[in-house]
RNA sequence: ACCGAUAAGGGCAAAACUGCCGCGAGGCAGUGACGCAAAGCUAUGGGUCCCCCGGGGAUUGCCAGGCUGCCGGUC
Numbered sequence: 001a002c003c004g005a006u007a008a009g010g011g012c013a014a015a016a017c018u019g020c021c022g023c024g025a026g027g028c029a030g031u032g033a034c035g036c037a038a039a040g041c042u043a044u045g046g047g048u049c050c051c052c053c054g055g056g057g058a059u060u061g062c063c064a065g066g067c068u069g070c071c072g073g074u075c
Base pairs, nucleotide, nucleotide: 001074002073003072004071011036012035016031017030018029019028020027021026034061040067041066042065044064045063046062047059048058049057050056051055
């Protein structure tokens, strides 16, 4: 620098259900695991969605960009 076939130690946690918050998209917590090698962080660009339509807002588990990072392999 590139890669994620194999192994180990660990990590995250979709849907659904329950509670709380929010007009809403959704968020948080618990249960739960469909998946994830950045499913860690970041609304910068695009997409999608919501609204009290002012411009605000939601989504990073939609894609890209930026920053950071574990293990292993190859050079």
Molecule: c-di-GMP-I-GGC riboswitch aptamer
Organism: Bacillota bacterium